[in-house]
């Protein structure tokens, strides 16, 4: 001098599914009914991982963590907005040469 993996926040781009359903009204991202969706968030759980205890058998028990699976609480079912996730930027980092 160049500079990998990884890592927050911010920013740019892409980003699915399901009703432009019925009724009411004070016409409002309003309320109610039926039917649906899963990719904000959340619930539950699996494999796995970690820790502790008992045992001394490579075992058992408990706890923590844990999915795009699950539930459909929340949210959503024209557009807009939102949107898990992916890539880029900015920044950090400093393997390696």
């Nucleotide at each position: 001098u160049a500079g990998a993996a990884g890592u927050a926040a911010c920013u740019c781009u892409g980003g699915a599914g399901a009703g432009u359903u019925c009724c009411c009204u004070u016409u409002a991202u309003g309320g109610g009914g039926c039917g649906c969706c899963g990719a904000a968030g959340g619930u539950g759980u699996a494999a796995g991982a970690u820790g502790a205890g008992c045992a001394a058998g490579u075992g058992c028990u408990c706890a923590u963590u844990g999915a795009u699976c699950u539930c459909u609480c929340a949210g959503g079912c024209a557009a807009a907005a939102g949107g898990a996730c992916a890539g880029g930027g900015c920044a950090u980092g400093g393997u390696u040469u």
Glycine riboswitch aptamer, 97 nucleotides, folded computationally. It matches the Rfam family "Glycine riboswitch aptamer". For this family Rfam cites "A glycine-dependent riboswitch that uses cooperative binding to control gene expression" (Mandal et al., Science, 2004). It was read from a public genome assembly, where an Rfam model found it.